[in-house]
């Protein structure tokens, strides 16, 4: 880079740099953003994948990772129900998959 699994409604900021975009790609929509996003970097903090000790279990401890705006910001692609309507195009509501994040594992 691919692969197989397991999670994805909850949870957690603050300071210094820097300087315009920035929330994964396409589009559409909505949002953050010079009151400094976004990014580094130090510090806190969340959480509990994977080891680690404690006999097991839980639940603590160290460690290796992940996060700390919005459900994974919402939609998209099917299916079911509900309304609408017989010009077309779209609403709500719930399930599914795709994608995609992050862990272990393999290649």
């Nucleotide at each position: 880079u691919u692969c197989u699994u397991a999670u994805c409604a909850a949870g957690a900021a603050a300071g210094a740099c820097c300087g315009a975009g920035g929330g994964a790609c396409a589009g559409g929509g909505c949002c953050c953003c010079a009151u400094g996003a976004c990014g580094u970097c130090u510090u806190a903090g969340c959480a509990a994948c994977c080891a680690u000790g404690u006999a097991a279990a839980a639940g603590c401890u160290u460690g290796g990772u992940g996060c700390u705006a919005a459900c994974u910001c919402c939609c998209u692609u099917c299916c079911u129900g509900c309304a609408c309507c017989a010009c077309a195009u779209a609403g709500c509501a719930g399930g599914a998959a795709a994608a995609g994040a992050u862990a272990a594992g393999a290649a």

Description:
A computed fold for a 107-nucleotide RNA from Pontibacter pamirensis, annotated as SAM riboswitch aptamer (S box leader). The model forms 97% of the base pairs in the Rfam consensus. The prediction has a mean pLDDT of 81. It matches the Rfam family "SAM riboswitch aptamer (S box leader)". Rfam's curators write: The SAM riboswitch is found upstream of a number of genes which code for proteins involved in methionine or cysteine biosynthesis in Gram-positive bacteria.